[in-house]
This record gives sequence, C1' cells and structure tokens, in this order.
RNA sequence: GUUGUCGCGGGACGAGAGAUUUCGUCUAGGAACGAAACGCCGAAGGGGCAAGCGUCGGGCGCAGGCUGGCGUGAAACUCUCAGGCAAAAGGACUCCUGCGGCGGC
Repeated sequence: GUUGUCGCGGGACGAGAGAUUUCGUCUAGGAACGAAACGCCGAAGGGGCAAGCGUCGGGCGCAGGCUGGCGUGAAACUCUCAGGCAAAAGGACUCCUGCGGCGGC
C1' cells in the first nucleotide's frame, strides 16, 4: 500500500402494532408525566434451542448400530423481560465513509 474481519463514530435507507379507555398533574389545547384497564408489535438490547460435535452410562466378546444423561451449539426462528403502538425520537439488516484492534498478500 492492498485486502479480510471485529469494534466505535458520522451519513443514506428503514418495517410492525390503540392519535385506545378511565382518573390525576401540567397546559389555551394537545402532547408529555403518574396510576389503572383491556388490546397489540418485534428490527435497540436481552433470554431460549435443532442437527452436528464432544463426553459419561446401559447393553454387546470388540466394533458398528441402539438408548439415556451432561456439555457445546444459529438465526431475520422463537419468547415478549426490556423496548415500542399518529408525528418526533428510537430502529435490526444493507450500503458509503473515518478511526482503531487482529490477520492475509
């Protein structure tokens, strides 16, 4: 220098679901906040596990195969803890870019 990967920062794009109801605070009003009620969403974050692999036991002369336990083991799947359900804010993934760590050439 180039390239891969991980992390952080900036930018672009970005879905879903009640502008729900009652009471109170604030307010011109709404929103917001507190308490309660019913209904929902999944893409901040977080939790869960299949095959496979490893290991221990059973049975078997041994191996293979069978069977049970434990460990490891992914997601955009799943849970709905957190968060969210007009706008705003937030927002996974993807792309661009800057910085840094670790590798390849």
Glycine riboswitch aptamer from a Chloroflexota bacterium, 105 nucleotides, folded computationally.
Its Rfam family is "Glycine riboswitch aptamer". Its family is annotated with glycine biosynthetic process in the Gene Ontology. About the family: This family represents the bacterial glycine riboswitch.
The sequence was found by an Rfam model in a public genome assembly.
The coordinates come from a structure-prediction model, not an experiment, and the mean pLDDT is 82.